[in-house]
RNA sequence: CCGUGCUAAGCGGGGAGCUGGCGGUGCCCUGUACCCGCAAUCCGCCUUAGCGGGGUCGAAUUCCCGGUCGAGGGGCCAAUCUGGCAGCCUUGGUCUCGCGCAAAGCGGUGUUGAUGGUGAGGUCCUACUCGGUGGACGCCCGUGAACCAGGUCAGGUCCGGAAGGAAGCAGCCUUAAGCGGUUCCGUCCAGGCGCAGUGGGGUCACCUCGCCGGAGCUGGCGGCGUGAGUACUACUGUCGCGUGAGGUCUCAAAGCCGGGUGCACGG
Numbered sequence: 001c002c003g004u005g006c007u008a009a010g011c012g013g014g015g016a017g018c019u020g021g022c023g024g025u026g027c028c029c030u031g032u033a034c035c036c037g038c039a040a041u042c043c044g045c046c047u048u049a050g051c052g053g054g055g056u057c058g059a060a061u062u063c064c065c066g067g068u069c070g071a072g073g074g075g076c077c078a079a080u081c082u083g084g085c086a087g088c089c090u091u092g093g094u095c096u097c098g099c100g101c102a103a104a105g106c107g108g109u110g111u112u113g114a115u116g117g118u119g120a121g122g123u124c125c126u127a128c129u130c131g132g133u134g135g136a137c138g139c140c141c142g143u144g145a146a147c148c149a150g151g152u153c154a155g156g157u158c159c160g161g162a163a164g165g166a167a168g169c170a171g172c173c174u175u176a177a178g179c180g181g182u183u184c185c186g187u188c189c190a191g192g193c194g195c196a197g198u199g200g201g202g203u204c205a206c207c208u209c210g211c212c213g214g215a216g217c218u219g220g221c222g223g224c225g226u227g228a229g230u231a232c233u234a235c236u237g238u239c240g241c242g243u244g245a246g247g248u249c250u251c252a253a254a255g256c257c258g259g260g261u262g263c264a265c266g267g
Stems, first nucleotide, its partner, number of pairs: 001267006010056002012030004020046005034054005063260006072251006079243002082240006092233003095229007105221002107218003116212008124201006130194002133190006140181004149174004157166003
């Protein structure tokens, strides 16, 4: 060096998760890599960390080690999104209210005459008048006295010889106080009465009208400034869910490169 037969090893690996830890079942990545049994309120084990049974290949393209590259996973951070809480409270915005400016925006008003000037009147106060309302009284009507009101007084009584006279009940008539009514009329009093009248006062705030004069006047909306309010938002802080294309750390498959690897027999 060649041949034959064996053996160790291999027949997938990795990430997160689970676990005191390791491996597996399940999930994901890689990509093709034997079979059967077991297993998530789990299964098997203990740093030699799946167990049990069977099969195949076999010292190298296949096993082991190192390097490289790096799919993919994970942690943290920045950033971002969304929700909650707190703050800021005027630094900004929206909203509400107030004040000021502004008549080169919109609107309203004005030659059927603006702003301004001037005169008169009204609204206001006061006195009186008138009216109205209410009340009282009068007037008027009705009623109204056993006797102590009036008139007339039948009968009866009294005086008288008589003529005649006297007092007088009932009845009738009338009336006083009182009581009731009262449309009108008269007097007096009162007022949260009056599109009423007259006189006086007052004011320039508003209204009406007249005159002068001849073009503006007006802050209703919008604008600008300012103050207050409260709610939302922006902003700040913090917490939670999600994303995390970026940064950093970490594990790392496949691929590629280099190195290493047993025994027996025969030639």

A computed fold for a 267-nucleotide RNA from an uncultured Thermoleophilia bacterium, annotated as Bacterial large signal recognition particle RNA.
The sequence was found by an Rfam model in a public genome assembly.
The prediction has a mean pLDDT of 79.
It matches the Rfam family "Bacterial large signal recognition particle RNA". Rfam classes the family as a non-coding RNA gene. Clan: SRP clan.
Of the family's consensus pairs, 91% are formed in the model.